RNAcentral holds the sequence, with entries from GtRNAdb and Rfam. This is a predicted structure of a 73-nucleotide RNA (transfer RNA) from Klebsormidium nitens. The organism belongs to Klebsormidium, within Eukaryota. A source record names the gene tRNA-Arg-CCT-2-1.
[in-house]
RNA sequence: GGUCCUGUUGCACAGUGGAUAGUGCGUACGCUUCCUAAGCGCAAGGUCGCUGGUUCGAUCCCAGCCAGGAUCG
Numbered sequence: 001g002g003u004c005c006u007g008u009u010g011c012a013c014a015g016u017g018g019a020u021a022g023u024g025c026g027u028a029c030g031c032u033u034c035c036u037a038a039g040c041g042c043a044a045g046g047u048c049g050c051u052g053g054u055u056c057g058a059u060c061c062c063a064g065c066c067a068g069g070a071u072c073g
Stems, first nucleotide, its partner, number of pairs: 001072007010025004018056001027043001029041003049065005
């Protein structure tokens, strides 16, 4: 350098055109307990990598760029 894959909350991931973007872990608070752990409840936290484009509508489709990975030379 060529080709392909990935980028979504602190972490691991789901969602693949249609409304408030979800799950688990973690974190904060509460219940329970003599206390802790475990268990249960509740809450916060997301410009969906960036910039454009298509569309009535984009996390999802298209192009370029950025970052990471695999492979070929």

Its mean pLDDT, the model's own confidence on a scale to 100, is 80. Its Rfam family is "tRNA". Gene Ontology term of the family: triplet codon-amino acid adaptor activity.